RNA sequence: UCACGACAAGAGCAAACUCAUAGUAAUGUGAGGACGCAGAGCGACGGGUCCUUCUGGGAUAGCCGGGCCGCCGAA
Numbered sequence: 001u002c003a004c005g006a007c008a009a010g011a012g013c014a015a016a017c018u019c020a021u022a023g024u025a026a027u028g029u030g031a032g033g034a035c036g037c038a039g040a041g042c043g044a045c046g047g048g049u050c051c052u053u054c055u056g057g058g059a060u061a062g063c064c065g066g067g068c069c070g071c072c073g074a075a
Base pairs, nucleotide, nucleotide: 004073005072012037013036017032018031019030020029021028022027035062041068042067045065046064047063048060049059050058051057052056
């Protein structure tokens, strides 16, 4: 350095739900709140699923695959 992922260490994120807010909606954002997460970091490339004002457009990365980047260093 790469692979790998510990009853390690220090950090981190935040499901459901509630309130507020944007949106036709799926859903997003902020606050509270923790089910969990070795990437539950980023990104819609492929697939799936969801919404729709349905020739189209949108959402979901905490659905799967793969890509980029990344903390630590036991076996």
Predicted 3D model of a 75-nucleotide RNA (c-di-GMP-I riboswitch aptamer) from Desulfuromonas sp.
The model forms 100% of the base pairs in the Rfam consensus.
The prediction has a mean pLDDT of 89.